[in-house]
Overview:
Predicted 3D model of a 100-nucleotide RNA (Bacterial small signal recognition particle RNA) from a Chloroflexota bacterium. It was read from a public genome assembly, where an Rfam model found it. Taxonomically the source falls in Chloroflexota (Bacteria, Bacillati). The model forms 96% of the base pairs in the Rfam consensus. It matches the Rfam family "Bacterial small signal recognition particle RNA". The family's RNA type in Rfam is non-coding RNA gene. About the family: The signal recognition particle (SRP) is a universally conserved ribonucleoprotein involved in the co-translational targeting of proteins to membranes.
RNA sequence: GAUUGGGUCCUGCGCGGCAGAGGCCUGCGAACCCCGUCAGGUCCGGAAGGAAGCAGCGGUAAGAAGUGUCCUCUGGGUGACGCGGGGCUACCUGGUCUGA
Numbered sequence: 001g002a003u004u005g006g007g008u009c010c011u012g013c014g015c016g017g018c019a020g021a022g023g024c025c026u027g028c029g030a031a032c033c034c035c036g037u038c039a040g041g042u043c044c045g046g047a048a049g050g051a052a053g054c055a056g057c058g059g060u061a062a063g064a065a066g067u068g069u070c071c072u073c074u075g076g077g078u079g080a081c082g083c084g085g086g087g088c089u090a091c092c093u094g095g096u097c098u099g100a
Base pairs, nucleotide, nucleotide: 001097002096003095004094005093006092007091008090009086010085011084012083013082014081015079016078018075019074020073021072022071023070024068025066026065028063034059035058036057037056042051043050044049
């Protein structure tokens, strides 16, 4: 000096990690406009019975809260990770050849 491979560079995919949101789990949670059961009382009936149904109790909805091993989604100048594609102007590095 030539040539070739790899890296830094760009990019796609994948994997992990961080952040956020939702789901799931737990409890709380409706005077009435949720459900069930409806004491007392009310209504219908001659009676037997029946009807509606307040309080109370039980279960839940919306909702806010707690927990986090889990699941889903979204995002990034997240990664001394993997694979592929691009680029070799510049830099680093390995091999081969040639010359001094």